Context: one part of a larger RNA
RNA sequence: ACCGGCGAGUUAAUGUUGCAUGCGAGGUUAAGUAGAAGAUACGGAGCCGAAGCGAAAGCGAGUCUUAAUAGGGCGAAAUAGUAUGCAGUAUUAGACCCGAAACCGAGUGAUCUAGCCAUGAGCAGGUUGAAGUUUGGGUAAAACCAAAUGGAGGACCGAACCGACGUACCCGGAAACGUGCGCGGAUGACUUGUGGCUAGCGGUGAAAUUCCAAUCGAACUCGGAUAUAGCUGGUUCUCCCCGAAAUAGGUUUAGGCCUAGCCUUGAGAUUGAGCACUGUGGAGGUAGAGCACUGAAUAUACAAUGGCCCCAUCUAGGGGUACUGAGUGUAAUCAAACUCCGAAUGCCAUAGAAAGCAUACUCAAGAGUCAGCGUAUGGGUGAUAACGUCCAUGCGCGAAAGGAAAAGAGUCCAGAUCGCCAAUUAAGGUCCCAAAAUUUGUACUAAGUGGGAAAGGAUGUGGAGUUGUCAAAACAGCUAGGAGGUUGGCUUAGAAGCAGCCAUCCUUUAAAGAGUGCGUAAUAGCUCACUAGUCGAGUGACACUGCGCCGAAGAUGUACCGGGGCUAAGUACAAUACCGAAAUUGCGGAUUUACACAUAAGUGUAAGUGGUAGGGGAGCGUUCCAAGGGCGUUGAAGGUUGACUGUGAGGACAGCUGGAGCGCUUGGAAGUGAGAAUGCCGGU
Numbered sequence: 001a002c003c004g005g006c007g008a009g010u011u012a013a014u015g016u017u018g019c020a021u022g023c024g025a026g027g028u029u030a031a032g033u034a035g036a037a038g039a040u041a042c043g044g045a046g047c048c049g050a051a052g053c054g055a056a057a058g059c060g061a062g063u064c065u066u067a068a069u070a071g072g073g074c075g076a077a078a079u080a081g082u083a084u085g086c087a088g089u090a091u092u093a094g095a096c097c098c099g100a101a102a103c104c105g106a107g108u109g110a111u112c113u114a115g116c117c118a119u120g121a122g123c124a125g126g127u128u129g130a131a132g133u134u135u136g137g138g139u140a141a142a143a144c145c146a147a148a149u150g151g152a153g154g155a156c157c158g159a160a161c162c163g164a165c166g167u168a169c170c171c172g173g174a175a176a177c178g179u180g181c182g183c184g185g186a187u188g189a190c191u192u193g194u195g196g197c198u199a200g201c202g203g204u205g206a207a208a209u210u211c212c213a214a215u216c217g218a219a220c221u222c223g224g225a226u227a228u229a230g231c232u233g234g235u236u237c238u239c240c241c242c243g244a245a246a247u248a249g250g251u252u253u254a255g256g257c258c259u260a261g262c263c264u265u266g267a268g269a270u271u272g273a274g275c276a277c278u279g280u281g282g283a284g285g286u287a288g289a290g291c292a293c294u295g296a297a298u299a300u301a302c303a304a305u306g307g308c309c310c311c312a313u314c315u316a317g318g319g320g321u322a323c324u325g326a327g328u329g330u331a332a333u334c335a336a337a338c339u340c341c342g343a344a345u346g347c348c349a350u351a352g353a354a355a356g357c358a359u360a361c362u363c364a365a366g367a368g369u370c371a372g373c374g375u376a377u378g379g380g381u382g383a384u385a386a387c388g389u390c391c392a393u394g395c396g397c398g399a400a401a402g403g404a405a406a407a408g409a410g411u412c413c414a415g416a417u418c419g420c421c422a423a424u425u426a427a428g429g430u431c432c433c434a435a436a437a438u439u440u441g442u443a444c445u446a447a448g449u450g451g452g453a454a455a456g457g458a459u460g461u462g463g464a465g466u467u468g469u470c471a472a473a474a475c476a477g478c479u480a481g482g483a484g485g486u487u488g489g490c491u492u493a494g495a496a497g498c499a500g501c502c503a504u505c506c507u508u509u510a511a512a513g514a515g516u517g518c519g520u521a522a523u524a525g526c527u528c529a530c531u532a533g534u535c536g537a538g539u540g541a542c543a544c545u546g547c548g549c550c551g552a553a554g555a556u557g558u559a560c561c562g563g564g565g566c567u568a569a570g571u572a573c574a575a576u577a578c579c580g581a582a583a584u585u586g587c588g589g590a591u592u593u594a595c596a597c598a599u600a601a602g603u604g605u606a607a608g609u610g611g612u613a614g615g616g617g618a619g620c621g622u623u624c625c626a627a628g629g630g631c632g633u634u635g636a637a638g639g640u641u642g643a644c645u646g647u648g649a650g651g652a653c654a655g656c657u658g659g660a661g662c663g664c665u666u667g668g669a670a671g672u673g674a675g676a677a678u679g680c681c682g683g684u
Stems, first nucleotide, its partner, number of pairs: 001684006011093013026048003032042003052059002062074004096234002099231001103224006114198009123188001125157003128153001132149006161185003165182005200216001202212002209218001237619006247260005261369002263366006273359001274357002277352006288341001289339002294335003298331005306323001307321005372397010402413003417589004422585003428579003431564003437576001439575006450566001456550002460547004465542005477534005483507003488502003513528001517526002590609008620673001622670007630662002638657005644651002
């Protein structure tokens, strides 16, 4: 891992609601006795109901409060209960099942290990050479010196032994801590044998939360014990009907719960009360707009007050101001916490002959839900960021399959009762992959734009304009001229069109600036404006707009059309066909509800029949029991194969196998249905 078996809402008591049955202002027995047992009979103790109110005494259709006959509270007036059974649900119990870490009690452990006690044992070999002693020297005597001797030491080197610093191997190992090679201690606070002592709220500890039998921030065993688990996982047959929520308030509450909201089932009532639509009447201060208030804020004119400067001889005063700028006027603005104004929607009320849908409400019983998500619109927050976060309104997903978007919870189309080798469409498509147009018309695009992107840039190209200029010859090109006063004045070393400042005239002219640029030290030189000739038809400027161009560098591999490929098979505007879904239609079947007819079944009509949590209904199958009626050695159960049958759980039949029990009908009772629980046991 697979296969097989086992494996989870039970039981009791007591409430409560529904259904069924009996009796009914009543209902009913319990223990027990009799009965072989059950049934049944007896048993009326007790319980519930028929009356309440008050704390109570108590009173009583009333009673309590109170001084009250007032008011008020709870009652009556409106009578249905009770017993049993079944079903739902609640409470108390282990209470659907499995699962802690832990807590407490009583015991068992120091054969491992820690420390200690008693008694034993062990330490190859080599080295160093303390004290002391002896002899000699030395001294007045000592001290002291030398040589011998001696054999000390948590001394040295190094086996056994004890350890464990490095590294390699090992890592389902040879080994639940080892092996190899090196390494540390090795007469000591050494190592070790045997026997003993200390026990868990404890011991022991050269101290690490270390060790106390492969277990230690509190051992192990059994018990309390099915501890508790607002947590995770699992929870077993079928079909039919309806079908949520992820919100509010509260919560030592936030991943839990209670009440409400939303779902289901049943019952009920009535002027059908609901929804949608239309009309009418309302409240309101949003969007927008505005500046009349409150604030913000720009320009300008006038300008108070206050500065500064000047004049002034006191009191006074006068003049200036590139200072300040209240206030007023004009013009133009801004606001969630501004409003002289002010919608659309939405909301409330009301009316609606005929016509649409069928809800809405009350009570009782059962729930689930309290992590939501995306999108569109109106907003807050954020950075007018986020698949961000927080509200509101709608839709979808959640709980929704089908078609489109290559592929995709939430987008677009569309809501799957079942069958059909029938038809029509939606979104989206029609060259091939791949169903359907290589369809029609008019334009545009040349960039593979289409098929990724901004500021910005550009004689790309189409459209539609405005405005110059031009046969009195434009624009572009070419030829020629582009002069004189004058080197204007100033400045300057110089300044001559061309460093700079000022002025910018006159003349000759077809035309020519006191000069557009280059250039020179300054001149010179080149050039332009301007003019003539040549040429012979358009040529400039500006803004708008369609489609394109550049801007454009990324990480596995083309890789920013799904692909091939496309110059349309791209884009825009039109048109006609066709394809395309579980949509719609057709035919046939099933089923629910309502209505009508029948009223046992049924028939017809209409509307339905996606579905998680969840509610309701109807069934299938397993084991056992009772009654009835059957099958079986001429072959039961079980196994296996098969083209039968039922909407399904399932059920027949036949063959083979097997070799002794087993169905059916009507009821009853449950250890009643497995694929999941890192489930348990067994097998392979």
Background: The part of an RNA shown here (large-subunit ribosomal RNA, domain II) has 684 nucleotides and comes from a metagenome. Its mean pLDDT, the model's own confidence on a scale to 100, is 86. The full RNA is in RNAcentral, with records from SILVA. Its Rfam family is "Bacterial large subunit ribosomal RNA".